[in-house]
The part of an RNA shown here (large-subunit ribosomal RNA, domain II) has 678 nucleotides and comes from Petrimonas sp. The full RNA is in RNAcentral, with records from ENA. The coordinates come from a structure-prediction model, not an experiment, and the mean pLDDT is 84. Taxonomically the source falls in Petrimonas (Bacteria, Pseudomonadati, Bacteroidia, Dysgonomonadaceae). It matches the Rfam family "Bacterial large subunit ribosomal RNA". The family has 102 seed sequences and 51,934 matches in Rfam 15.1.

Context: one part of a larger RNA
RNA sequence: GCCUACGAGUUGUUUUUUACUAGCGAGGAUAAUUCCUUCAGGGAAGCAUCCGAAGCGAAAGCGAGUCUGAAUAGGGCAUCUAGUUAGUAGAAACAGACGCGAAACUUAGUGAUCUACCCAUGAUCAGGUUGAAGUUUUGGUAACACAAAAUGGAGGACCGAACCGGUAAACGUUGAAAAGUUUUCGGAUGAAUUGUGGGUAGGGGUGAAAGGCUAAUCAAACUGAGAGAUAGCUCGUACUCCCCGAAAUGCCUUUAGGGGCAGCCUUAUGUUAGUAUAUUAGAGGUAGAGCUACUGAUUGGAUACGGGGGUUUCACCGCCUACCAAAUCCAGACAAACUCCGAAUGCUAAUAUAUGAUUCAUAGGAGUGAGGGCAUGGGUGCUAAGGUCCAUGUCCGAGAGGGAAAGAACCCAGACUAUCGGUUAAGGUCCCAAAAUAUAUGUUAAGUUGAACUAACGAGGUUUUACUGCAGCGACAGCUAGGAUGUUGGCUUGGAAGCAGCCAUUCAUUUAAAGAGUGCGUAACAGCUCACUAGUCGAGCGGUAGAGCGUGGAUAAUAAUCGGGCAUUAAACAUAUUACCGAAACUGUAGAAUAGCAAUAUUGGUAGGGGAGCAUUCUAAUUGCGCCGAAGGUGAGCUGUGAGGUUUGCUGGAGCGAUUAGAAAAGAAAAUGUAGGC
Repeated sequence: GCCUACGAGUUGUUUUUUACUAGCGAGGAUAAUUCCUUCAGGGAAGCAUCCGAAGCGAAAGCGAGUCUGAAUAGGGCAUCUAGUUAGUAGAAACAGACGCGAAACUUAGUGAUCUACCCAUGAUCAGGUUGAAGUUUUGGUAACACAAAAUGGAGGACCGAACCGGUAAACGUUGAAAAGUUUUCGGAUGAAUUGUGGGUAGGGGUGAAAGGCUAAUCAAACUGAGAGAUAGCUCGUACUCCCCGAAAUGCCUUUAGGGGCAGCCUUAUGUUAGUAUAUUAGAGGUAGAGCUACUGAUUGGAUACGGGGGUUUCACCGCCUACCAAAUCCAGACAAACUCCGAAUGCUAAUAUAUGAUUCAUAGGAGUGAGGGCAUGGGUGCUAAGGUCCAUGUCCGAGAGGGAAAGAACCCAGACUAUCGGUUAAGGUCCCAAAAUAUAUGUUAAGUUGAACUAACGAGGUUUUACUGCAGCGACAGCUAGGAUGUUGGCUUGGAAGCAGCCAUUCAUUUAAAGAGUGCGUAACAGCUCACUAGUCGAGCGGUAGAGCGUGGAUAAUAAUCGGGCAUUAAACAUAUUACCGAAACUGUAGAAUAGCAAUAUUGGUAGGGGAGCAUUCUAAUUGCGCCGAAGGUGAGCUGUGAGGUUUGCUGGAGCGAUUAGAAAAGAAAAUGUAGGC
């Protein structure tokens, strides 16, 4: 992991409540017990007791009323009938109360054959090394001391086996082993190691102390019992079809992943309003707007109280100002906690129209009380977040189908069943891949683009619109030629001559035209140009503003790409048009169920409510089958919307059904389910 079997809303109480069915009914019912009996969940007696028929008040008490109260007021609660007994079903209470599951607590015992420490009594430690004290001899001393050589054999001494340990690494990790093996390493006469017997026991022991050890168990052992402890927690909870169908909100909660009440769902009964639109009448202070209409904030200017600074003076008074600035005026502009104003929606009511079964009430049963995305209006945050908190709507949740390559909630659209019928929606029509290589007119050259997403700023990309200037009396561009004179204007300067700088009546002359000079250049000149002019040429040439499509700006982590191939008067973009494809939408045909007299309408669905059934075991009554083959097993056919039913072949070898009713140890795929098998 699979297979088989087992495996979870049960039972009790003559407790409560509701519905249905039945009996009796202002009444209903008996209990224990006794008697009878045809012995059956039978009959009779039993009226103790219980519920109801009267309530109100704390009570005395009064009574269709009573309490409060001074009250004959007002108000509260009653009165104006319906109960009761039994059965069945739903729910509740108390019990283990749908099943499995703690960590723990208490109590009574069992353990020191493992291990910790202790007691008693025994045992063990190859071999080698070092050579303390003491002693002896000699030397030495006044005597000691001291020195040397021998002797001696000390030590939690040294090296190293047994023995005890466990340093490092590898292997082992469903192991050879629930702690080992190999190599290496520490101690090895000692606080050494070890045998046997004994002692200390669970909030206790023991501990050279690690919360270590106390029988593979230790921050409180193990076994039985209380005990089915408790678990607002997790997991699981078993056949079918039909009808309806939620919530993730508010208030409170030692409450926040749990509850109570309300909201939303369902069932029954009753009831009649509900909803939408239009008109009319209302309340209101949002969006917007406005502010010499308030409160506050605010920019520039004018004017200026007051202040700062400077100056003057013994001081005051004065004077000045590139300073600050109240108030007032002019212009500009801001506000959730500003408003002289002020919508649209929404809300309330009335009337009308439409709709057609909603609405409301009571009673039984719930579930929900973690929500989420998107759009819009806001708070918070960074006008960040697939962020967070509200509001309105919608969808997902509990919703399948088509589109968006792929995707919970984006677009289209709400799936009763069947169909190799039809029409469409969103979206598409070159190929993958159903349908236009459609039509018409433009744009784009960047593969821009081909679903969506990027800026400020830059740029003779290109198309187009508007306005405007010049132009056959010849424009614009090019080419040829000129571009002069007073004069090197004056000043300044070492120099300044068009061109370092300053000044300005930047003037005048000759001219077709030529600035007291547009830019290079020189130390200063020179030189090259430009403006301006003529000729040549021969038709359009400039400027400003806007719009369309493109361009640079352009940067992300595994290989790139529009989903891919690919596509350039398009298969891109824009506008217009006509076909076609395209879904479980709509519709045709056939069928089913529900509601309804019918016409007809409806039938997605989690939690959950309601209804109708199938199957299993047993019981009773009735009625059948079976060795000419029951149950069971294994194939095949038929049949029912389904749970299922039925026929038959083979196997099997002795029991088994049907109908009606009743009773349940009554349905398994899940619980890291239990047992067995593989």